[in-house]
Transfer RNA from a Chloroflexota bacterium, 73 nucleotides, folded computationally. The source organism's lineage runs through Bacteria, Bacillati and Chloroflexota. Rfam family: tRNA. Gene Ontology term of the family: triplet codon-amino acid adaptor activity. The prediction has a mean pLDDT of 81.

RNA sequence: GCCGGCAUAGCUCAGUAGGCAGAGCGUUCGCCUUGUAAGCGAAAUGUCGUCGGUUCGAUUCCGACUGCCGGCU
Numbered sequence: 001g002c003c004g005g006c007a008u009a010g011c012u013c014a015g016u017a018g019g020c021a022g023a024g025c026g027u028u029c030g031c032c033u034u035g036u037a038a039g040c041g042a043a044a045u046g047u048c049g050u051c052g053g054u055u056c057g058a059u060u061c062c063g064a065c066u067g068c069c070g071g072c073u
Base pairs, nucleotide, nucleotide: 001072002071003070004069005068006067007066010025011024012023013022019056027043028042029041030040031039049065050064051063052062053061
C1' cells in the first nucleotide's frame, strides 16, 4: 500500500427484507432471613463509533473517516 471483518447498556453479546432498541451478568430499591448469601419482585440505564448521503422515516442501505482484528504484498 491492497483486501476482508468488527464497532449496539458498566461488561459479554443478540437484533432487524428500513417503522418507538433487547437478553444475560452487573448496579439500585423492596420482599424474605436473627443476619448474610441464595431466592422472588421492581427500577434505572444507550445521541446503536464520527461526519455526510438516500428516504416521509436509518441501528439497519450507500460513501468517507477513526479505532481494533485478520490476510496479502